[in-house]
Large-subunit ribosomal RNA, domain I from a freshwater metagenome, 508 nucleotides, folded computationally. Its Rfam family is "Bacterial large subunit ribosomal RNA".

Context: one part of a larger RNA
RNA sequence: UGCAUGUGAUGGAUGCCUUGGCGAUUACAGGCGAUGAAGGACGUUGUAGCCUGCGAUAAGCUUCGGGGAGCUGGCAAACAAGCUUUGAUCCGAAGAUUUCCGAAUGGGGAAACCCGCCGCUUUUGCGGCACCCACAUCUGAAUACAUAGGGUGUGUGGAGCGAACCUCGUGAACUGAAACAUCUAAGUAGCGAGAGGAAAAGACAUCAACCGAGAUUCCCAAAGUAGUGGCGAGCGAAAUGGGAACAGCCUUCUAGUGAUAGCACAACAUUUAGCAGAACGGAAUGGAAAGUCCGGCAAUAAAGGGUGAUAGCCCCGUAUGCGAAAAAUGAUGUGUGGUACUAGGCUAGAGACAAGUAGGGCGGGACACGUGAAAUCCUGUCUGAAUAUGGGGGGACCAUCCUCCAAGGCUAAAUACUCGUAAUCGACCGAUAGUGAACAAGUACCGUGAGGGAAAGGCGAAAAGAACCCCGGGAGGGGAGUGAAAUAGAUCCUGAAAUCGCAUGCAU
Numbered sequence: 001u002g003c004a005u006g007u008g009a010u011g012g013a014u015g016c017c018u019u020g021g022c023g024a025u026u027a028c029a030g031g032c033g034a035u036g037a038a039g040g041a042c043g044u045u046g047u048a049g050c051c052u053g054c055g056a057u058a059a060g061c062u063u064c065g066g067g068g069a070g071c072u073g074g075c076a077a078a079c080a081a082g083c084u085u086u087g088a089u090c091c092g093a094a095g096a097u098u099u100c101c102g103a104a105u106g107g108g109g110a111a112a113c114c115c116g117c118c119g120c121u122u123u124u125g126c127g128g129c130a131c132c133c134a135c136a137u138c139u140g141a142a143u144a145c146a147u148a149g150g151g152u153g154u155g156u157g158g159a160g161c162g163a164a165c166c167u168c169g170u171g172a173a174c175u176g177a178a179a180c181a182u183c184u185a186a187g188u189a190g191c192g193a194g195a196g197g198a199a200a201a202g203a204c205a206u207c208a209a210c211c212g213a214g215a216u217u218c219c220c221a222a223a224g225u226a227g228u229g230g231c232g233a234g235c236g237a238a239a240u241g242g243g244a245a246c247a248g249c250c251u252u253c254u255a256g257u258g259a260u261a262g263c264a265c266a267a268c269a270u271u272u273a274g275c276a277g278a279a280c281g282g283a284a285u286g287g288a289a290a291g292u293c294c295g296g297c298a299a300u301a302a303a304g305g306g307u308g309a310u311a312g313c314c315c316c317g318u319a320u321g322c323g324a325a326a327a328a329u330g331a332u333g334u335g336u337g338g339u340a341c342u343a344g345g346c347u348a349g350a351g352a353c354a355a356g357u358a359g360g361g362c363g364g365g366a367c368a369c370g371u372g373a374a375a376u377c378c379u380g381u382c383u384g385a386a387u388a389u390g391g392g393g394g395g396a397c398c399a400u401c402c403u404c405c406a407a408g409g410c411u412a413a414a415u416a417c418u419c420g421u422a423a424u425c426g427a428c429c430g431a432u433a434g435u436g437a438a439c440a441a442g443u444a445c446c447g448u449g450a451g452g453g454a455a456a457g458g459c460g461a462a463a464a465g466a467a468c469c470c471c472g473g474g475a476g477g478g479g480a481g482u483g484a485a486a487u488a489g490a491u492c493c494u495g496a497a498a499u500c501g502c503a504u505g506c507a508u
Stems, first nucleotide, its partner, number of pairs: 001507009015493001016458002020429002022426007029418002031161002039101003042055003046079002049075003061095006070083003106115003116129005131158002133155007165196001166194005176183001180230001206213002217244005227235002248410003252350006262336005268330005274322003280295004296313002304316003359383008369395001390405005445452002465492001468479004
């Protein structure tokens, strides 16, 4: 030095586990905000820090309910000081308090800071003071009346935030066409505006085909069909049939009526705390029994979890039954009210029937349809009718025929989505997986910034977490002790491989 055997070190794979994730189903909820939000800064406990809670009344204050023996949040003990059957801690409902920043709103500003004015109180504290809009009112130019403008008051008006869904406006490129320009990607992504729990659409100037249907929306088929298309790549209907869900209305004037919404009350239901809730003992093994053996019991309860190994009967629960002072929601009933604050009621009469519109020319866009034979819809520009004896459509256009009535408006349901709350489920993951995050994770750290973004779980049933002695400066180790086990000793379950020792044997 090599090989082999044994025994260790290092390392953290594998197995097992799960507090965390992922994906669904059902029900609820679908907003919060000048009564100051979302999100933060700074404080706050007797004792440093982080998280949670809270706000100078600061892990809390008050009232009303629940509950019934311990409690002063977690990491996380310890000490100290207290509270509590005169009902604490804890859970629910309603209130009070709620620093400073933030739409941030008295002015400013490098957010959590600086500087004011007015009124009332005069130790000091409280309240008000932004802008826009609407209404009312006072004023008031050029310019006579006026108007613009200005002032004051009132407003539970607006603003800002929020995951997706929705409507409108604006609107790419990569890509595909095996290059690329029409085309495609795609009216997608992005950006902007606005709204609601849904939004949008919606009561035929619609289709159909000589038979007829009868608002809109969504699903299945029709159908990858008819078409469209450098007839390339591709794009791609409708009628019709079957389902889900169904609902129709208003307008101007006059006269009348009084149903509903609204408001109040009542009882009811649901939600926001909870309550009751069956039935087991023995023996051996073992550290421990829930496993084994023996003998029982309950079941409208063998869902699930925990307990020193696998428990229907040990614990929490489960089936089932019950429960609210307060608040919220819902539907029902009764009463009230009177067109005056809001309006989509009804009856009668009178009337009305939407003009720079329809259509046309030019240029674009939308329609499955790329200008095409191109109807239909929208409109930048120029034009421009008729008035029910009328007008639109039926895919150029004309006639006949059929069908409908534009140029005003409202409208539930079926449909879309899930930041969230509750319950349940999974031939989903099990710590290099599953969220980036099972741990002080959007943390540490990186970047001027926009932004990027980790690693990191497991002693044991119970800390019983090793008193005491010895070596050592310590680290660490040897005894002793705990424990079933300490090669379970605190980066501690199991403990693979690479890698590195020690001992022994053989070879050189």